[in-house]
Formats: sequence, structure tokens, C1' cells
RNA sequence: GAUCGCUCUCGGGGCAGGGUGGAAUUCCCGACCGGCGGUGAAAGCCCGCGAGCCCCCUUCUGGGGGUUGACCCGGUGGAAUUCCGGGGCCGACGGUGAAAGUCCGGAUGGGAGAGAGCGAAG
Repeated sequence: GAUCGCUCUCGGGGCAGGGUGGAAUUCCCGACCGGCGGUGAAAGCCCGCGAGCCCCCUUCUGGGGGUUGACCCGGUGGAAUUCCGGGGCCGACGGUGAAAGUCCGGAUGGGAGAGAGCGAAG
């Protein structure tokens, strides 16, 4: 010690307190949560990725395509939709005596990725 190989580890959080009701963590008031990489400056809402769903192919390990939510104003500054102040918004699918980002489930799963060890070449 750029690079290559092998192995191991890690890798998602959240309805307190109330109202109505026969029944709701699903409705209403309110509360809480925010994966990964990037980005003159730190991000749920800028760019991209993962997961979920759909289609095709497949040697059934997998590959390709599609779909996939949300931000403005002011301030500081060389630089910030990332910091500070203010006000907003978003959140797959199935289930559930009542409609779910937060309950149950696929999931002791998968994964974007992060770290470590060993070896090799140079």
C1' cells in the first nucleotide's frame, strides 16, 4: 500500500396524554420517528441507491426494465432547499369488531452501504 481476492462483523426508528364510539395506537386533538452514498457547509422533502410492488428473461444463485412520497421564506456566510429562525409537507404492501409512517405480518428476511482481518501483486 491505489488495486485484486478471501473471510468476518455491523447495517431502521416511532402515537405519550386525551376526545368520540359498542368497537379505533387506524377517525379527531395532540405526540413521536426519519436507512445508505453524494453534494464549496452538516439533508426524511437536492442528486442517486436500497427495500416494497409490477413485467420480461433465467443456469432459479440471479439478470433487465418499469413504478416508487414530500419544501418554502428569512438570516449568516466565499459557499447552505443541508447550519440558525419561522412556517409547512411526506411516508410501500397484506392483515386487523373502525380507515395505520408508529399495532400485527412477510422479516431470526433482504439490502444500499460501513468497518476489520488475512493474503497477493506492485
This is a predicted structure of a 122-nucleotide RNA (FMN riboswitch aptamer (RFN element)) from Thermotoga neapolitana. Model confidence (mean pLDDT): 84 of 100. Its Rfam family is "FMN riboswitch aptamer (RFN element)". Gene Ontology term of the family: FMN binding.